[in-house]
Predicted 3D model of a 121-nucleotide RNA (SAM riboswitch aptamer (S box leader)) from a Dehalococcoidia bacterium. Lineage of the source: Bacteria > Bacillati > Chloroflexota > Dehalococcoidia. Its Rfam family is "SAM riboswitch aptamer (S box leader)". From the family's description: The SAM riboswitch is found upstream of a number of genes which code for proteins involved in methionine or cysteine biosynthesis in Gram-positive bacteria.
RNA sequence: CUCUUAUCGAGAGAGGUGGAGGGAGAACGGCCCUGUGAAGCCCGGCAACCGGCUGUAAGCCUUGCGUUCACCGCAAGCUGGUACGGUGCCAAUUCCGGCAGAGCGAUCUGCAAGAUGAGAG
Numbered sequence: 001c002u003c004u005u006a007u008c009g010a011g012a013g014a015g016g017u018g019g020a021g022g023g024a025g026a027a028c029g030g031c032c033c034u035g036u037g038a039a040g041c042c043c044g045g046c047a048a049c050c051g052g053c054u055g056u057a058a059g060c061c062u063u064g065c066g067u068u069c070a071c072c073g074c075a076a077g078c079u080g081g082u083a084c085g086g087u088g089c090c091a092a093u094u095c096c097g098g099c100a101g102a103g104c105g106a107u108c109u110g111c112a113a114g115a116u117g118a119g120a121g
Base pairs, nucleotide, nucleotide: 001121002120003119004118005117006116007115008114013043015042016041017040021033022032023031028097029096030095044090045089046088049086050085051084052082053081054080055078061077062076063075064074065073066072094113098111099110100109101108102107
C1' cells in the first nucleotide's frame, strides 16, 4: 500500500507541561472549539477489537464431545467477567458536506469515502 471482515447516535480529568492553534496528513465550503488557554508531550481515564486469565457469595454459567453417570478434560457459546499484554480512543453522528432510493417535509434506508480492530497478500 492492496484485499477480506466487524464496528463507528454510548463512554473518557475543573491534573502537569506547553504556548497558538485545532476539528484524520489533500483541497475547498460550512459550522464550531480555543488565551475562562489550542496542537504536542507527561500523568490520568474510557472502551473491550485481538491475545491472556477467569465463570463469578457455599454445590451447578450453557451446550456438545471424550465416558453409561459423576469427577475431570476439551471445544463452542454467553448484550459473561477481568483489564495483565497488543492496539485504539478521550468536544460536537466519522461535526456537516458525495451518490442512489423513499417522503410534501422534518427525516429515513442503502452505497461510497474515511477511521479503528482482526486476518490475508